Molecule: SAM riboswitch aptamer (S box leader)
Organism: Actinotalea ferrariae
RNA sequence: GACCCAUCACGAGCGGCCGAGAGAUCUGGCUCGACGACGCCGCAGCAACCCCCCGACGCCGGGUGAGGGUGCUCACGCCAGGACCGAUGGAGC
Numbered sequence: 001g002a003c004c005c006a007u008c009a010c011g012a013g014c015g016g017c018c019g020a021g022a023g024a025u026c027u028g029g030c031u032c033g034a035c036g037a038c039g040c041c042g043c044a045g046c047a048a049c050c051c052c053c054c055g056a057c058g059c060c061g062g063g064u065g066a067g068g069g070u071g072c073u074c075a076c077g078c079c080a081g082g083a084c085c086g087a088u089g090g091a092g093c
Stems, first nucleotide, its partner, number of pairs: 001093001004090005013043005021032003025082005044073003049069003052063004077085001
């Protein structure tokens, strides 16, 4: 990077830095934002995709959050419509 599989209405915020837009893209709406959003860093937390544990193994089902790899922590992926849509995890290449 392409393909494939699963999920995307549950849940979980403080501090520091920065300083103007942000909520992926287009149109329309709505929301957040100088009472500092978005982003970055630290810490904390949530969840349970993989590792892990149990059912002898696989499949499948269940368990734990102590531990490892990710992920996530305004609003249904903010809403509606659109398109070679996107995001995250996993397996093989």